[in-house]
The RNA shown here (c-di-GMP-I riboswitch aptamer) has 87 nucleotides and comes from a Chloroflexota bacterium. Of the family's consensus pairs, 100% are formed in the model. Taxonomically the source falls in Chloroflexota (Bacteria, Bacillati). Model confidence (mean pLDDT): 88 of 100.
RNA sequence: CUCCGACAAUGGCAAACCCGGCGAAAGCCGGGGACGCAAAGCUACGGACCUAAAGUCACUGCCGACAAUGGUCGCCGAGCCGCCGAA
Numbered sequence: 001c002u003c004c005g006a007c008a009a010u011g012g013c014a015a016a017c018c019c020g021g022c023g024a025a026a027g028c029c030g031g032g033g034a035c036g037c038a039a040a041g042c043u044a045c046g047g048a049c050c051u052a053a054a055g056u057c058a059c060u061g062c063c064g065a066c067a068a069u070g071g072u073c074g075c076c077g078a079g080c081c082g083c084c085g086a087a
Base pairs, nucleotide, nucleotide: 004085005084012037013036017032018031019030020029021028022027035074041080042079043078045077046076047075048072049071050070055066056065057064
């Protein structure tokens, strides 16, 4: 340095839910709270999934259909950075 990941050590993050806020929604931000996580650190590059305001089609109208430029890195892959050091 690389691989690897312990009944090791220092710590770290924070699901669901609740409160406040943003958003059309998915979801996000802050506080509380812990289901869990050796990358549950970052990046939307590839895939997958979620939503559909505006737009298009249809309709007398409503419902509806299509589809991200929206979103999820705690879905996977990939890239970048990183703590410790048993087997």